[in-house]
Context: one part of a larger RNA
RNA sequence: CUAUGGUUAAGGAACUCGGCAAAUUACACGCGUAACUUCGGGAUAAGCGUGCCCGGUUGCUAGGCAACUAGUGGCCGGGGGCACAUAAGAGGGGGUGGCGACUGUUUAUCAAAAACACAGGUCUCUGCUAAAUCACAAGAUGAUGUAUAGGGACUGACGCCUGCCCGGUGCUGGAAGGUUAAGAAAAGCUGUUAACGCAGUGGAUUGAAGCCCCAGUAAACGGCGGCCGUAACAAUAACGGUCCUAAGGUAGCGAAAUUCCUUGUCGGGUAAGUUCCGACCCGCAUGAAUGGCGUAACGAUCUCCCACUGUCUCAACCAUAGACUCA
Numbered sequence: 001c002u003a004u005g006g007u008u009a010a011g012g013a014a015c016u017c018g019g020c021a022a023a024u025u026a027c028a029c030g031c032g033u034a035a036c037u038u039c040g041g042g043a044u045a046a047g048c049g050u051g052c053c054c055g056g057u058u059g060c061u062a063g064g065c066a067a068c069u070a071g072u073g074g075c076c077g078g079g080g081g082c083a084c085a086u087a088a089g090a091g092g093g094g095g096u097g098g099c100g101a102c103u104g105u106u107u108a109u110c111a112a113a114a115a116c117a118c119a120g121g122u123c124u125c126u127g128c129u130a131a132a133u134c135a136c137a138a139g140a141u142g143a144u145g146u147a148u149a150g151g152g153a154c155u156g157a158c159g160c161c162u163g164c165c166c167g168g169u170g171c172u173g174g175a176a177g178g179u180u181a182a183g184a185a186a187a188g189c190u191g192u193u194a195a196c197g198c199a200g201u202g203g204a205u206u207g208a209a210g211c212c213c214c215a216g217u218a219a220a221c222g223g224c225g226g227c228c229g230u231a232a233c234a235a236u237a238a239c240g241g242u243c244c245u246a247a248g249g250u251a252g253c254g255a256a257a258u259u260c261c262u263u264g265u266c267g268g269g270u271a272a273g274u275u276c277c278g279a280c281c282c283g284c285a286u287g288a289a290u291g292g293c294g295u296a297a298c299g300a301u302c303u304c305c306c307a308c309u310g311u312c313u314c315a316a317c318c319a320u321a322g323a324c325u326c327a
């Protein structure tokens, strides 16, 4: 010096991306236990006391009764130690907020999560030789099931809700008209022939789905404006005008996992706070199953406080194993 373990004055997160690591806590009994809540929880919440030894007293059980012994409780008094769950083993706790309801699953070998799944919700297809899928086919799965079933898609417990737009794209329905393939095919024309005819050319007309067209449909893909003026200080604009659109963003939430300007402004917490919490709303560029907003419980999730500490101020010493020196 390295690794592992141990102790440390005063301070106590000043360390650091971050309390990473370490420390604290830990058991049993008795007491006690908040907000919130889906009334189950939260909860071992939090917090406090007792625990060793001796004596007295008083119950219960067993030894047939008594005496006494053994076990197990209640109450009272005393004793010793630095320390009485004396070693080992053995939860730190609390509060706010974000995300995800939850248990679960995942990148075998840098990611365990807010990602995936989930119960629940909705739409859509499918009437059975079902739809869908594998296969050239036979055949098979679906299913020895039958719409309370099966397939596909989206959302994701629960609570309150889920606004407007069908112009574009898609899907579903419609069949009057337009367009349209192969096919069918009239007149005419050409060759040949005495003629009938044969051969060729020609293309009026006919001719399906589709597309155009007409409707419906957004928990289908998606979308959800601008300019100008106006109230008796000023400011602001309930109000008015005008242009455009398929329709101009409703409820809710909002500097947010979304806010560029930005460390926005105000309040709280700190002596001091680019983070955090509560508000405001000028939303660069929120917004309703690409779900919106809440939410008890839950989380090796992310943030702050208390306790605690060698993480640090700032390092010291001890033990063990190496390294190193000598043999």
Base pairs, nucleotide, nucleotide: 001322002321003320004319005318006317007316008315010313011312014311019308027051028050029049030048031047036041038157052079053078054077055076056075057074058073059072060071061070062069063068080084092306093305094304097302098301099299100298104116105115120155121154122153123152124151125150126149132141133140134139158294159293160292161291163224164223165222168221169220170217171216172215173214174213177212178211179210183206184205188201189200190199191198192197225243226242227241228240229239252286253283264280265279266278267277268276